[in-house]
Predicted 3D model of a 533-nucleotide part of an RNA (large-subunit ribosomal RNA, domain I) from Epibacterium sp. Ofav1-8. The organism belongs to Epibacterium, within Bacteria. The sequence was found in a public genome assembly.
Context: one part of a larger RNA
RNA sequence: GGCGUUUGGUGGAUGCCUUGGCAGUAAGAGGCGAUGAAGGACGUGAUACUCUGCGAUAAGCUUGGGGGAGCCGAGAAUAGGCUUUGAUCCCAGGAUUUCCGAAUGGGGGAACCCACCUGAAAGUUUGAUAUAAUAGCACUUCGGUGCUGCUUAUAUCUGGCUUAAUCAGGUACUUAUUACCUGAAUACAUAGGGUUUUAAGAGCAAACCCGGGGAACUGAAACAUCUAAGUACCCGGAGGAAAGGACAUCAAUAGAGACUUCCCUAGUAGCGGCGAGCGAACGGGAACCAGCCGAGCCUGAUGAGUGACUAGAAUGUGUUGGGAAGCACAGCCAGAGCGGGUGACAGCCCCGUAUAGGAAGCUCUGAGGGACGUAUUAAGUAGGGCGGGACACGUGAAAUCCUGUCUGAAGAUCGGAGGACCACCUCCGAAGGCUAAGUACUCCUUACUGACCGAUAGCGAACCAGUACCGUGAGGGAAAGGUGAAAAGCACCCCGACGAGGGGAGUGAAACAGUACCUGAAACCGAACGCCU
Numbered sequence: 001g002g003c004g005u006u007u008g009g010u011g012g013a014u015g016c017c018u019u020g021g022c023a024g025u026a027a028g029a030g031g032c033g034a035u036g037a038a039g040g041a042c043g044u045g046a047u048a049c050u051c052u053g054c055g056a057u058a059a060g061c062u063u064g065g066g067g068g069a070g071c072c073g074a075g076a077a078u079a080g081g082c083u084u085u086g087a088u089c090c091c092a093g094g095a096u097u098u099c100c101g102a103a104u105g106g107g108g109g110a111a112c113c114c115a116c117c118u119g120a121a122a123g124u125u126u127g128a129u130a131u132a133a134u135a136g137c138a139c140u141u142c143g144g145u146g147c148u149g150c151u152u153a154u155a156u157c158u159g160g161c162u163u164a165a166u167c168a169g170g171u172a173c174u175u176a177u178u179a180c181c182u183g184a185a186u187a188c189a190u191a192g193g194g195u196u197u198u199a200a201g202a203g204c205a206a207a208c209c210c211g212g213g214g215a216a217c218u219g220a221a222a223c224a225u226c227u228a229a230g231u232a233c234c235c236g237g238a239g240g241a242a243a244g245g246a247c248a249u250c251a252a253u254a255g256a257g258a259c260u261u262c263c264c265u266a267g268u269a270g271c272g273g274c275g276a277g278c279g280a281a282c283g284g285g286a287a288c289c290a291g292c293c294g295a296g297c298c299u300g301a302u303g304a305g306u307g308a309c310u311a312g313a314a315u316g317u318g319u320u321g322g323g324a325a326g327c328a329c330a331g332c333c334a335g336a337g338c339g340g341g342u343g344a345c346a347g348c349c350c351c352g353u354a355u356a357g358g359a360a361g362c363u364c365u366g367a368g369g370g371a372c373g374u375a376u377u378a379a380g381u382a383g384g385g386c387g388g389g390a391c392a393c394g395u396g397a398a399a400u401c402c403u404g405u406c407u408g409a410a411g412a413u414c415g416g417a418g419g420a421c422c423a424c425c426u427c428c429g430a431a432g433g434c435u436a437a438g439u440a441c442u443c444c445u446u447a448c449u450g451a452c453c454g455a456u457a458g459c460g461a462a463c464c465a466g467u468a469c470c471g472u473g474a475g476g477g478a479a480a481g482g483u484g485a486a487a488a489g490c491a492c493c494c495c496g497a498c499g500a501g502g503g504g505a506g507u508g509a510a511a512c513a514g515u516a517c518c519u520g521a522a523a524c525c526g527a528a529c530g531c532c533u
Stems, first nucleotide, its partner, number of pairs: 001532009015518001016482002020453002022450007029442002031204002039100003042055003046078001049075003061094006070082003105114003115171006121163005127157007135148005173201004179195004208239001209237005219226001223273001249256002260287005270278002291434003294372001297370003303364004309357003315330005331348002333337001339351003383407008393419001414429005469476002489517001492504004
């Protein structure tokens, strides 16, 4: 040095587990905000820090209800307290709610700086009233009473002035609105200007929706029409849905009868450097159905739902074991054998579950009552010319719809459409408006489900994660779970430096379960023994 056997170290795979995720289903909710939001800063405990809660009334104040023995949130203990005179806790109201933030008095490098007005409060002062003291006069029952006057003090009310600090309220902009002052051309007026009252808006939020703008990569095997695509993205606006919607519609001699969504029709008819590609409708079948001209407003009986919570059946013994829920024997309940926990696997130990009940508040319903109101046929329109756009339809034979520009009718004896156009026929009535349901989505709440994951998986995040860290910034973005049933977390002794670490002792079922802790693979590194060289 090699091989073998045995035994360790290192390492953290594997197995098992799950506080966390993922995907759904059914309900709910679909907004919050100048009554100051979302999100934060700073504080707040007997307490150094972090999280959670809360806001100078600061892990809390208060009212109503529930509940019934413990409690003072977590990491984590100690001190000190609270509580059957009902605490802690749960539900529903109310109060408080620093500073920043739309942030809104002005400013600003967010959580800071600087103001003004009014009031409170304080001081001073004019006036009025009351009371008390005092002087004079009158009366006097000698107790006092009335009138006048001067001052003093106190209290209340009222007006003026001042106030360093403190406290409260107000002071942004825009739009609409109230009242007043002023005020042109222009006499009255009006426009305009100023002051003032009241109200609304502003910002945030995951997707869904409507509108205004609107790419390129790409494909066409290059590329320009075309495609990608009215997509991405930007802007505006709204709602729990939005949009659309009650035929100037289709159809074809028979008829249908608003809109929306889905399945066919159909990759059809068509469009298309007739390339790449794009791509309907009629009609049929479903979901849902509703019509109208405010289909509205106020009050709100009744009923239903939700709801902290309440009641809620039935098991013992033996045995193995550290431990019984296992096994054995013998029972019981079930409108409850969903699920979870308990020292191994529990219908009958605990929480629960089925079932029954349930206050306030809230939601829905909406009997009855009340207060008003009740449109009237749409012109610079339809149509036309030019230029564009939308329609599956790229200008085409191109109807239909929208309109930048120029024009421009008729009036129901009229007008529009039926894919150039004309005739006939048929259908309909534009240029005003509203409208539930069926449809789309899920930041969020509750319950439940999974031939979904099980810590390199599953959300980036099971753990104090959008953290640590990186970047000037926009932004990027981790790693990291498991002692044990219970800390019973090793008193005491020894070696050592009053270390680190270890050896005894003790706990425990187990310590090769010792906070580097379940299991503990391999790579890698040793030791002992045997053999070979």